[in-house]
Context: one part of a larger RNA
RNA sequence: UGACGGGGGCCCGCACAAGCGGUGGAGCAUGUGGUUUAAUUCGAUUCAACGCGAAGAACCUUACCAGGUCUUGACAUCCUACGGAUUUCUAUGAAAGUAGAGAGUGCCUUCGGGAGCGUAGAGACAGGUGGUGCAUGGUUGUCGUCAGCUCGUGUCGUGAGAUGUUGGGUUAAGUCCCGCAACGAGCGCAACCCCUGCUAUUAGUUGCUAACAUUAAUGAUGAGCACUCUAAUGGGACUGCCUGUGACAAGCAGGAGGAAGGUGGGGAUGACGUCAAAUCAUCAUGCCCUUUAUGAUCUGGGCUACACACGUGCUACAAUGGAUGGUACAGAGGGCAGCGAAGCCGUGAGGUGAAGCGAAUCUCAAAAAGCCAUUCUCAGUUCGGAUUGCAGUCUGCAACUCGACUGCAUGAAGUCGGGAUCGCUAGUAAUCGCGAAUCAGCACGUCGCGGUGAAUGCGUUCCCGGGCCUUGUACA
Repeated sequence: UGACGGGGGCCCGCACAAGCGGUGGAGCAUGUGGUUUAAUUCGAUUCAACGCGAAGAACCUUACCAGGUCUUGACAUCCUACGGAUUUCUAUGAAAGUAGAGAGUGCCUUCGGGAGCGUAGAGACAGGUGGUGCAUGGUUGUCGUCAGCUCGUGUCGUGAGAUGUUGGGUUAAGUCCCGCAACGAGCGCAACCCCUGCUAUUAGUUGCUAACAUUAAUGAUGAGCACUCUAAUGGGACUGCCUGUGACAAGCAGGAGGAAGGUGGGGAUGACGUCAAAUCAUCAUGCCCUUUAUGAUCUGGGCUACACACGUGCUACAAUGGAUGGUACAGAGGGCAGCGAAGCCGUGAGGUGAAGCGAAUCUCAAAAAGCCAUUCUCAGUUCGGAUUGCAGUCUGCAACUCGACUGCAUGAAGUCGGGAUCGCUAGUAAUCGCGAAUCAGCACGUCGCGGUGAAUGCGUUCCCGGGCCUUGUACA
């Protein structure tokens, strides 16, 4: 100087407390451990691994296993020889491939040849998702959006170092003020950026419809651009004003005006560093290893196994509910190898159909909870839907291993969950649906979007984590 303390002081955080809803019990989905297996590819392992890499394993993917094959190779550059490139068919085979039969004579040209492709050959080499993340770059997590981390000059100290950065206040903040052997500065904080809340101007189609006209009705039409909206540029909030308080400071408390008030709300943004943290399987890369194999190719299988254990979710156990009928209101997105309307067929998944639309025009598209009625009457039930049987639909060469969905039948566990444990402070929790990426198909996951919309917060004694000062130390 740090680090540590079941030392002290001050302070903060959904850290506790106060509340609301969960997990832990059940069934299922999903990940992991374990076990099994020819293989169940590999990585991630306290917080910070476990719906994680994977924004989507039937083949492919695929790295694993079994078997069939290749050895200058599936891929790159160079050399030689031959051949037009290309394409069709046959035999055989699970395919890869192997063997053979045809069609075909292209492009540029200075007529020498060249570009490109195929076959054969030789070797230089290719190849490796093989090892090492404890050799590395790059990227990422974490403490933590915590308020810290440092430097120059000066001063003090023999020196390591100290000072500044401590102190008194204050703040979300090393934020600001005052004081001070310090005076300044840098990286962080804040602001500058984006979205959202109010408003003005500009603009008016594909958007909108107040007035006028037309129409059986509908912004459907004439018309209009007021309004909504769209999207560009501005304005607006600064403790600016008032009162009190405070050291006449920084600020704090209350008030006015205002759409908004003291960082308005949300996002992006992550200092010096810590964990030899994670990743050699995104990529790059040193070294090591491999080279008729640890490379390459194909078919089939596996990654989907199942006594069990754990994590994360979904659905429930019901009446604030289930069922049936009617009826209302979003936002944000996607669409041409695409979205697909109306109509018709089917109980339905879906089929048919083809209008319109590269989309403020058409379409996915029905929002759901809600509201209005009717019914069920507390039961393992008209709760719950697992499981299983049969019959189907769709995608796709192909749904047996191993897809999703539909109809009929079946109708398991489950009556609110021990110790323990998690999230959340407001348009939040809870609850309800909608969309997108990936994607032929496959979503209870992920990322977004809106609808309805709470309770509680006395407070900081305690638990956890963190910041500053101080103290002790057999630690570095």